[in-house]
Formats: sequence, C1' cells, structure tokens
RNA sequence: CGGGGUGUAGCGCAGCCUGGAUAGCGCAGCGGCUUUGGGUGCCGCAGGUCGUGGGUUCGAAUCCCACCGCCCCGA
Repeated sequence: CGGGGUGUAGCGCAGCCUGGAUAGCGCAGCGGCUUUGGGUGCCGCAGGUCGUGGGUUCGAAUCCCACCGCCCCGA
C1' cells in the first nucleotide's frame, strides 16, 4: 500500500442479507421471595449517542459513502 473480516449494555453475542417504527438474549449488577445464613431456584428492576461523521428515505442497528480501532491474508 491492496484485499477480507469485525465494531450493538460491564463481559460474550443475536438482530443487518429482506428498512417499520418500544433494540433483544445469556452471564454479571441491584431489589424481592425462598433459607438460621450462604448457595441454588423463581420474580422484578436498572443499564445502549448500535465505532465516528455524512447521505438516501416518511422512516436507518439494517441501504450508500468516507474515516477510525482491532484481527487475518498478500505485497
């Protein structure tokens, strides 16, 4: 320098191809029930500028462009 992959909650991921309006799952955290207590189990709660900026559209995590971080391959 070129090509490919990847970026979504504290951590690990789905959703993207096929745009639809409240963004979800597990673990972790907090509270409650259960227990003498802890653990397990059950219920609930909180937590997100969907990497950044712009564009298209009535509407973008999703489509388009540029850039940034990380990983892999090539030169």
The RNA shown here (transfer RNA) has 75 nucleotides and comes from Azospirillum agricola. The prediction has a mean pLDDT of 82. Rfam family: tRNA. Rfam links the family to the GO term triplet codon-amino acid adaptor activity. By type it is a transfer RNA.